Description: Large-subunit ribosomal RNA, domain I from Bacteroidales bacterium UBA5371, 536 nucleotides, folded computationally. The prediction has a mean pLDDT of 82. NCBI's taxonomy places the organism under Bacteria, Pseudomonadati, Bacteroidota, Bacteroidia, Bacteroidales.
Context: one part of a larger RNA
RNA sequence: CGAACGGGGGAUGCCUGUGGCUCUCAGAGGCGAAGAAGGACGUGACAAGCUGCGACAAGCUACGGGGAUUGGCAAAUACGAAUAGAUCCGUAGAUAUCCGAAUGGGGCAACCCAAUACAUUGAAGAUGUAUUACCAUUUUAUAUGGGGCGAACGUGGGGAACUGAAACAUCUAAGUACCCAUAGGAGUAGAAAAUAACUAAUGAUUCCGCAAGUAGUGGCGAGCGAACGCGGAUUAGCCCAAACCUAAAUUGUUACGGCAUUUUAGGGGUUGUAGGACUGAGACAUUGAUUAAAUACUUAUAUUAGAAUCACUUGGAAAGGUGUACCGUAGUAGGUGAUAGUCCUGUAUAAGUAAUGAGUAUUAAUCAUAUCAGUAUCCUGAGUAAAGCGGGACUGGCGAAAUCCUGUUUGAAUCUGGCAGCACCAUCUGCCAAGGCUAAAUACUACUGAGAGACCGAUAGUGAACAAGUACUGUGAAGGAAAGGUGAAAAGAACCGUGAAUAACGGAGUGAAAUAGACCCUGAAACCGUUCGCUU
Numbered sequence: 001c002g003a004a005c006g007g008g009g010g011a012u013g014c015c016u017g018u019g020g021c022u023c024u025c026a027g028a029g030g031c032g033a034a035g036a037a038g039g040a041c042g043u044g045a046c047a048a049g050c051u052g053c054g055a056c057a058a059g060c061u062a063c064g065g066g067g068a069u070u071g072g073c074a075a076a077u078a079c080g081a082a083u084a085g086a087u088c089c090g091u092a093g094a095u096a097u098c099c100g101a102a103u104g105g106g107g108c109a110a111c112c113c114a115a116u117a118c119a120u121u122g123a124a125g126a127u128g129u130a131u132u133a134c135c136a137u138u139u140u141a142u143a144u145g146g147g148g149c150g151a152a153c154g155u156g157g158g159g160a161a162c163u164g165a166a167a168c169a170u171c172u173a174a175g176u177a178c179c180c181a182u183a184g185g186a187g188u189a190g191a192a193a194a195u196a197a198c199u200a201a202u203g204a205u206u207c208c209g210c211a212a213g214u215a216g217u218g219g220c221g222a223g224c225g226a227a228c229g230c231g232g233a234u235u236a237g238c239c240c241a242a243a244c245c246u247a248a249a250u251u252g253u254u255a256c257g258g259c260a261u262u263u264u265a266g267g268g269g270u271u272g273u274a275g276g277a278c279u280g281a282g283a284c285a286u287u288g289a290u291u292a293a294a295u296a297c298u299u300a301u302a303u304u305a306g307a308a309u310c311a312c313u314u315g316g317a318a319a320g321g322u323g324u325a326c327c328g329u330a331g332u333a334g335g336u337g338a339u340a341g342u343c344c345u346g347u348a349u350a351a352g353u354a355a356u357g358a359g360u361a362u363u364a365a366u367c368a369u370a371u372c373a374g375u376a377u378c379c380u381g382a383g384u385a386a387a388g389c390g391g392g393a394c395u396g397g398c399g400a401a402a403u404c405c406u407g408u409u410u411g412a413a414u415c416u417g418g419c420a421g422c423a424c425c426a427u428c429u430g431c432c433a434a435g436g437c438u439a440a441a442u443a444c445u446a447c448u449g450a451g452a453g454a455c456c457g458a459u460a461g462u463g464a465a466c467a468a469g470u471a472c473u474g475u476g477a478a479g480g481a482a483a484g485g486u487g488a489a490a491a492g493a494a495c496c497g498u499g500a501a502u503a504a505c506g507g508a509g510u511g512a513a514a515u516a517g518a519c520c521c522u523g524a525a526a527c528c529g530u531u532c533g534c535u536u
Base pairs, nucleotide, nucleotide: 001533002532003531004530005529006528007527013521014485015484019456020455021453022452023451024450025449026448027447028445029444030149031148038099039098040097041054042053043052045077049073050072060093061092062091063090064089065088069081070080071079104113105112106111114132115131116130117129118128119127120126134146135145136144137143138141153184154182155181156180157179158178164171168219194202195201206233207232208231209230210229216224217223237437238436239435240381244267245266246265247264248263249262251260252259253258272415274380275379276378277377278374279373280372281371287368288367289366290365291364293363294362295361296360297359298358299357300356301355303351304350305349310323311322312321313320325342326341327331333345334344335343386410387409388408389407390406391405392404393403396422417432418431419430420429421428472479473478492520495507496506497505498504
């Protein structure tokens, strides 16, 4: 050096459906002073961990399901339970230590110390039960609500820098990250002082596709970047304030008949082709919404029924092969000693509900809702619109700069009115601000069920297929692993021998296989050894 045989090591292959990842459809979209989320400590015959539970402590009660086993993971021993129906599953309830918003006071969380009433008991002490935090609101009470937690999604208030501009200051990153407040199953927005246009049209909002990387903006650099309109998704519209009327109270005044002021409540009324009040005429119908209960049905949370093959053959084992049948509204899937439509669990389909939840329908109650004509008078949102100065939002960086929001100083009109149509003016057109509500189409998934994958297959896929946010590290914030596979079945090696031996090994036995022997499937390489061969 080569070959063979071993050791060593754990790559590779195969596997995983109780592990992950990414989605789809449906559900649910909250929990909490009736004490949550999350913990501490307990709890088992023996009990360290996980799980469950709470001094009634791997559990108690009722109702329903179910029908033979059973005392969780967990396989051992002991002792039990169960056809007088256990274990188990579903629904409802009871119990629910201590900490924690933590709430009687305190505190170094899971501990300490009280007050009041009652009881043990007559006193002291001790023990037991109940109550005792703060804030807001009002009807001031024996009241109601709040507080804290939770993955993302929403709205509002604050709001960076790195970076890019090949430096950097306007600009960008970006109204992003982050912080705060707060809501809901969604939220925001929303029924034109709109858009458009000089042809004279459209008709709330939201979301998607196009328009379009267009018009614009920009140390006209880097970059930023619409809208109109078109096509779709989904569609829904309404209520106040005021004028006027009525009532009550209040104040003033009076010729005591009243009149007027202010406040509150009820009616009335809601728009731009102006509308309403008011006056006159006419009508009392239709449609819709909400609420709670009853009834019925549907559905969810347990379940039940559920078709159809045998023989031979190889083999340790048949589901394989051969032959021969059958079912199919069921040939999805998983399991069974290799690959099973007909063996098991299931699947298609059909059926079922004591209890609780959800939905729909009916019934009931309550509430809202319409016309015509006239036009003298009254009403139609004021420290508002607009303007000056200073900021911000829009595609728009102050620009010719409209529009929207606002700090500050000012400050209108009132239907013969006002605003907009990108300075401004005229004409024209559209609309009616300074009050409010509004489903659906949209966003998200911590959580539940069903399913899918030209996703991973144990150095991958979650950090975690295993006692994983565990062990371990750090004063702490925090960081954070490794670790899957005997076999069809433990049949997990009785017994004997060597040995100091409960080590290890050799026999024997099990098994298809033990070079499948628990350091257990396969078992690569490095590295170590034994034997043989060749060579120096």